[in-house]
RNA sequence: AGGGGGCCGGGCAGCCGCGUGCUUUAGGGCGCGAGGAAAGUCCGGGCUCCACGAAAACAGGGUGGCGGGUAACGCCCGCCGGCUCCGGACUCGAUCCGGGGUCAGGGAAAGUGCCACAGAGAGCAUACCGCCGAUGGCUUCUUCGGAAGAUCAGGCAAGGGUGAAAGGGUGCGGUAAGAGCGCACCGGGGCUUCGGUAACGCGGUCCGCAUGGCAAACCCCACCCGGAGCAAGGCCGAAUAGGGGCGGCGCGCGCAAGCAGGGGUGUUUCUCCCCAGUCGCCCGGGUUGGCUGCUCGAGCCAUGGGGCAACCCAUGGCCCAGACGAAUGGCUGCCGCCGCAGAUACGGUCCGGCCUUCGGAUACCGUCUGCGGAACAGAACCCGGCUUACAGGCCCCCU
Repeated sequence: AGGGGGCCGGGCAGCCGCGUGCUUUAGGGCGCGAGGAAAGUCCGGGCUCCACGAAAACAGGGUGGCGGGUAACGCCCGCCGGCUCCGGACUCGAUCCGGGGUCAGGGAAAGUGCCACAGAGAGCAUACCGCCGAUGGCUUCUUCGGAAGAUCAGGCAAGGGUGAAAGGGUGCGGUAAGAGCGCACCGGGGCUUCGGUAACGCGGUCCGCAUGGCAAACCCCACCCGGAGCAAGGCCGAAUAGGGGCGGCGCGCGCAAGCAGGGGUGUUUCUCCCCAGUCGCCCGGGUUGGCUGCUCGAGCCAUGGGGCAACCCAUGGCCCAGACGAAUGGCUGCCGCCGCAGAUACGGUCCGGCCUUCGGAUACCGUCUGCGGAACAGAACCCGGCUUACAGGCCCCCU
């Protein structure tokens, strides 16, 4: 210097002020008063109401190696496996050992789909350059046995080239050239002994290897999920204006039972105006508002114990914001941190010498003085996580 992990996020005092609880002799006094993220509202719960058959199916959403932790989780811990990086070892390898990082890490021989560009060929693989000329044909020569040449048919997939990916890798044999064509080792697949709770690992044996990748494409498999949220929900509830019911009084016409509009206007039609009320009690809904939910809780701290760890258990101690036009602040002093400027040769530092000492140089560090600065942000029902933001500082590990 780089990477990873954990922690702190100025301290003390005085004065003034704000919110809240208790107390009071009504002046006051005492106690407490933001965060590691209070944030994003992304997961999981508590609590509340609604729905419901404590069921099943379908749809939709989510999770996805194994084991553990937890109230629960998509979180955390440990382990396994793949990929990758670093260090070391040797028999120098697709090796072994140790460590770090990372992984949406179930299923690709259930089915469907996709694989851009480039490339001859991208899914029943392919043949552009290339290699070969064994076989058939061709040309030349011939001692007539054959030999040589070119590559028309053809054979090959080693090498080159394209690509993220071209149907195992390295080597030897083999061949006309080649090829798991044969063999050894490595890799892969099936079965299996042993070890492990398991993921899986070590070994044995069989198979030359037959079906490349993508499921953060549809899909399949296993498991989980009812919905809405403290503006949930509960209680109280005026003044005023509506609604409904009961009772009393009153009102039109008619002798009355009773009728339904009546009156101004004797009859009919039309038009206009007036009246159809008031008092008491009760019920229910609603607006503004008040109380509650509300903060003692999967709580915090210390010690001891268990566990590799996450975490758990026991004992003791503590009370730690509850606001709602939404408190948690301001000023001063001292100390601490950072930066800048100045001073100082006292200490460090550097040089020299006659080296326990002395002389010199230098403002780089310490020291002193002055000035300035200090992040992200900020509770709103409460917890457990994740993610994101963060000046400066401290500690641990690795290189």
Predicted 3D model of a 399-nucleotide RNA (Bacterial RNase P class A) from uncultured Qipengyuania sp.
The organism belongs to Qipengyuania, within Bacteria.
The coordinates come from a structure-prediction model, not an experiment, and the mean pLDDT is 76.